[in-house]
RNA sequence: GCCUCCUUAGCUCAGCGGUAGAGCAGUUCAUUCGUAACGAACAGGUAGCGGGUUCGAAUCCCGUGGGAGGCU
Numbered sequence: 001g002c003c004u005c006c007u008u009a010g011c012u013c014a015g016c017g018g019u020a021g022a023g024c025a026g027u028u029c030a031u032u033c034g035u036a037a038c039g040a041a042c043a044g045g046u047a048g049c050g051g052g053u054u055c056g057a058a059u060c061c062c063g064u065g066g067g068a069g070g071c072u
Base pairs, nucleotide, nucleotide: 001071002070003069004068005067006066007065010024011023012022013021018055026042027041028040029039048064049063050062051061052060
C1' cells in the first nucleotide's frame, strides 16, 4: 500500500427496511433467623461519526474514525 471482516446497553452478543432485544452485571421487592442461591419487577443504548437513498434505515449506498485477520 491492497483485500476481507467487526463496530448495537457496563460486558458478551442477537436483529438483515417498519418506532431496538437476550444473557450476565446493576437497582428495588419477595423468600430466609441471616447471607448466598432461586423468584418477580425496574432502570439502562438518538445503534462509532458525517452524509445519501427511501414514506420509513441498526439494516441499503458513500466518506471517515477505531479494532481484527490476510496479501505484497
Molecule: transfer RNA
Organism: Prevotellaceae bacterium